[in-house]
This is a predicted structure of a 77-nucleotide RNA (transfer RNA) from Anaerolinea sp. The sequence was found in a public genome assembly.

């Protein structure tokens, strides 16, 4: 340069195929058993779904155009 895959909560990944308004584990926070630690247990906080546009009554999902990461191929040395 050209295929392709990939971007959701602090981290790891679900959910897009069929669009209905965003989950789960483990981390944190407060509380409870315990002397205390861990551990259980209960109850909260956390996310403009990379970015911009467009299509719909409605978009994480669907189009389309950028960007970062990987991988693969071609190029040059």
């Nucleotide at each position: 340069c050209g295929g392709g895959g990939u971007a959701u909560a602090g981290u790891u990944c679900a959910g897009c195929u069929u669009g209905g308004u965003a989950g789960a584990a483990c981390g944190c926070u407060u509380g409870g058993u315990u002397u205390g630690g861990g551990a259980c247990c209960a109850a909260g906080a956390g996310g403009c779904c990379g970015c911009g546009g467009g299509u719909u009554c409605a978009a994480a999902u669907c189009c389309u155009g950028c960007u970062g990461c990987c991988c693969c191929g071609a190029c040059c040395a």
It matches the Rfam family "tRNA". The family's RNA type in Rfam is transfer RNA. From the family's description: Transfer RNA (tRNA) molecules are approximately 80 nucleotides in length.